Molecule: c-di-GMP-I riboswitch aptamer
Organism: Paenalicyclobacillus ferrooxydans
RNA sequence: AUGGAGUACGGGCACACCAAAGGAAACUUUGGGUCGCAAAGCUACGGGUCUACGGGUUUGACCUAUGAUCGCCGGGUUGCUAUA
Repeated sequence: AUGGAGUACGGGCACACCAAAGGAAACUUUGGGUCGCAAAGCUACGGGUCUACGGGUUUGACCUAUGAUCGCCGGGUUGCUAUA
């Protein structure tokens, strides 16, 4: 230095829930909080899932992403490290 592993130390992130704000909604941001995570860092490239303002329709409601989700899975990419 590279690849695999993640058992040590030092650390990191932050589910649910609560508050405020944004949004049509899904959901997101900030603060609190800590279920868990060796990439639970980043990325919407592929798949899945969620929402439906708007548009369409046979106007029963249904369909639809340009919206969202990386803590749903995969890909891409970056990172920490005692021992082996």